[in-house]
Context: one part of a larger RNA
RNA sequence: CUGGGCGUAAAGGGAGCGUAGGCGGUUUUUUAAGUUGGAUGUGAAAUACCCGGGCUUAACUUGGGGGGUGCAUUCAAAACUGAGAGACUAGAGUGCAGGAGAGGGAAGCGGAAUUCCUAGUGUAGCGGUGAAAUGCGUAGAUAUUAGGAGGAACACCAGUGGCGAAGGCGGCUUUCUGGACUGUAACUGACGCUGAGGCUCGAAAGCGUGGGGAGCAAACAGGAUUAGAUACCCUGGUAGUCCACGCUGUAAACGAUGAAUACUAGGUGUAGGGGGUAUGAACUCCCCCUGUGCCGGAGCAAACGCAAUAAGUAUUCCGCCUGGGGAGUACGGCCGCAAGGUUGAAACUC
Numbered sequence: 001c002u003g004g005g006c007g008u009a010a011a012g013g014g015a016g017c018g019u020a021g022g023c024g025g026u027u028u029u030u031u032a033a034g035u036u037g038g039a040u041g042u043g044a045a046a047u048a049c050c051c052g053g054g055c056u057u058a059a060c061u062u063g064g065g066g067g068g069u070g071c072a073u074u075c076a077a078a079a080c081u082g083a084g085a086g087a088c089u090a091g092a093g094u095g096c097a098g099g100a101g102a103g104g105g106a107a108g109c110g111g112a113a114u115u116c117c118u119a120g121u122g123u124a125g126c127g128g129u130g131a132a133a134u135g136c137g138u139a140g141a142u143a144u145u146a147g148g149a150g151g152a153a154c155a156c157c158a159g160u161g162g163c164g165a166a167g168g169c170g171g172c173u174u175u176c177u178g179g180a181c182u183g184u185a186a187c188u189g190a191c192g193c194u195g196a197g198g199c200u201c202g203a204a205a206g207c208g209u210g211g212g213g214a215g216c217a218a219a220c221a222g223g224a225u226u227a228g229a230u231a232c233c234c235u236g237g238u239a240g241u242c243c244a245c246g247c248u249g250u251a252a253a254c255g256a257u258g259a260a261u262a263c264u265a266g267g268u269g270u271a272g273g274g275g276g277u278a279u280g281a282a283c284u285c286c287c288c289c290u291g292u293g294c295c296g297g298a299g300c301a302a303a304c305g306c307a308a309u310a311a312g313u314a315u316u317c318c319g320c321c322u323g324g325g326g327a328g329u330a331c332g333g334c335c336g337c338a339a340g341g342u343u344g345a346a347a348c349u350c
Stems, first nucleotide, its partner, number of pairs: 003322004007304002012318001014201004021194003025088007033081002035077008049065006091191001092188003095184004103177007110154001115149007125136002162169002206247006215241002220236004258317006266295011299306002323350003332343004
């Protein structure tokens, strides 16, 4: 390489958009590039194969024959693929009518709580722990009442509830804005799927500049614990956490499960929408679509388990794996302010 694989054994790219490429619905007709069949030429000899001959046999040698992937030319076929022209509506999209949502951006507002400041009441403790101590407090703390300041986060509602491609998103109002779903079937008429490169987004931590700083809290300091304790516990506490702009580009970025399409028993919750039956009306009951859970059959699976949200049955396209360590290291390239990221070996060893 081939083959076989990728939930947990090695292996799904963190996610989306999309270029090239690959693949692609129904139907009519033309063409004949692929495809299929025939013919002609070529496919040297030797070798190999088959039938014979010659050395006593064999090796060896020799005569004859057959075959030959393929290539070129030509004739024909037209099912499939391609190409050209035309038609269609089941894929895809648009329109119209609706309701749902922590989807995103910006601005404004609100209450509870912590902390701090000021004032009042008030007096000897408070705090903390397994127990203590460090710490705070007679310069009046803790507790309590009133007023003020400031920052961050939004209790209850809250739900294997919702939305988003993923990361993620939760107080309220306004405004700008993306997507999905249901119903209808007016319009377009295959406009589709996937996607190497590429571009964009991307938790936390970290970095740059300027703000902000209540609480929490790496580092650090002290008190304990301990044989020691550079920890776990306690008292403090700076970066940081927050905002704006820019960078970084990684995570157990997980469903450890790529995307799309079709098909394949059921049962039961829940969210959004629609239809029907019934009714005075609401409820109930039945059905359909979309999402999200649980259980379970066939099937699959090494087992665990998965099971219409597949890890089942198939197709298309992409990514990735190929014994452990060395190593996600070295070197080189590219990116980055740096931290580092990305691509990514070998010797050696078992």
The part of an RNA shown here (small-subunit ribosomal RNA, central domain) has 350 nucleotides and comes from an uncultured bacterium. Rfam family: Bacterial small subunit ribosomal RNA. The coordinates come from a structure-prediction model, not an experiment, and the mean pLDDT is 86. RNAcentral holds the full RNA, with entries from ENA, Greengenes and SILVA.